[in-house]
RNA sequence: UCCGACAAGGGCAAACCCGUUGAAAGGCGGGGGCGCAAAGCCACGGGCCUACGGCAGGGAAAUUGCUAUGGCGGCCGGGCUGCCGGAA
Numbered sequence: 001u002c003c004g005a006c007a008a009g010g011g012c013a014a015a016c017c018c019g020u021u022g023a024a025a026g027g028c029g030g031g032g033g034c035g036c037a038a039a040g041c042c043a044c045g046g047g048c049c050u051a052c053g054g055c056a057g058g059g060a061a062a063u064u065g066c067u068a069u070g071g072c073g074g075c076c077g078g079g080c081u082g083c084c085g086g087a088a
Stems, first nucleotide, its partner, number of pairs: 001087004011036002016031006034074001040080003044077003047072003053067004
């Protein structure tokens, strides 16, 4: 530097359920285990989700649309770091 077929010690934890937090998306804790060799960390680029608030529309109410400053690192790329084994 490349690779993850086999091995050992292990690690993480999707859906779903319970609790909690949040306007929501989502987060956190417990159970659970679909998967994961960076499913470790960072929202920098793209993408996706949400819309309390703001803006538009409406006489008003209801409703609708747009919008990230809120999120997703288990969507892709990029950056940083790293265990075991194998090859050079």